[in-house]
RNA sequence: AUGAAGAACGUGGGAGAAUGGAAUAAUCCAUACCGAAGAAGAAAACUAGUAUAUUGCCGAAUACUAGUGAAGCUUUCAGGUCAAAAGGACCGCGUUUCGAUG
Numbered sequence: 001a002u003g004a005a006g007a008a009c010g011u012g013g014g015a016g017a018a019u020g021g022a023a024u025a026a027u028c029c030a031u032a033c034c035g036a037a038g039a040a041g042a043a044a045a046c047u048a049g050u051a052u053a054u055u056g057c058c059g060a061a062u063a064c065u066a067g068u069g070a071a072g073c074u075u076u077c078a079g080g081u082c083a084a085a086a087g088g089a090c091c092g093c094g095u096u097u098c099g100a101u102g
Base pairs, nucleotide, nucleotide: 006097007096008095009094010093011092012091013090018031019030020029021028022027032081033080034079038077039075040074041073045068046067047066048065049064050063051062052061
């Protein structure tokens, strides 16, 4: 000297869903609504144990229990719902870091 995946920073794009009242705005209250910050849940499958049946043992099968087990799925706690701003999963680009591979 190559520089995968990851990480950090910057930058570009980035959806959905409301009214009413009070208030100069931010905001608060009421009832509705949204899912793409975050959070939570667990399907198949696998593992372990127990039980059943069998003359007996092993194995397979079945049932139950426990564990592992994903999301753009589900819940709507949080967050959000005129516009603007902010936020925003995810994607692109750049720089830095790291160092799979050569």
The prediction has a mean pLDDT of 81. A computed fold for a 102-nucleotide RNA from a Syntrophomonadaceae bacterium, annotated as Glycine riboswitch aptamer. Rfam family: Glycine riboswitch aptamer. Gene Ontology term of the family: glycine biosynthetic process. Lineage of the source: Bacteria > Bacillati > Clostridia > Eubacteriales > Syntrophomonadaceae.